RNA sequence: GUCCGGACCCUGUGCAACCCCAGCCUGCGAACCGCGUCAGGGCCGGAAGGCAGCAGCGCUAAACAUCAGCUGAGGUGUGCGGAGGUGUUCCGGGCCGC
Numbered sequence: 001g002u003c004c005g006g007a008c009c010c011u012g013u014g015c016a017a018c019c020c021c022a023g024c025c026u027g028c029g030a031a032c033c034g035c036g037u038c039a040g041g042g043c044c045g046g047a048a049g050g051c052a053g054c055a056g057c058g059c060u061a062a063a064c065a066u067c068a069g070c071u072g073a074g075g076u077g078u079g080c081g082g083a084g085g086u087g088u089u090c091c092g093g094g095c096c097g098c
Base pairs, nucleotide, nucleotide: 001095002094003093004092005091006090007089008087009085010084011083013081014080015079016078017076018075019074021072022071023070024069026065027064034059035058036057037056042051043050044049
């Protein structure tokens, strides 16, 4: 001097961790403008019975809330792995020259 390898540096990236968002799950939830059942009362009918239907009850929609868990997306001066690139640097080895 040159080549190779490693360290360091930079950039992506995979997995995990943490944070945040959304959905699922769960809860609550409609005087009437949802559904079902419809006490009382009302209407029709000679009667039998029928009709509509408030309250109540039940199931839910929107909205709202959420422990844990699952799924999806994003982020981070968190950890580990792998890949690529450059070189003022450091370490090791080979070769050549002095």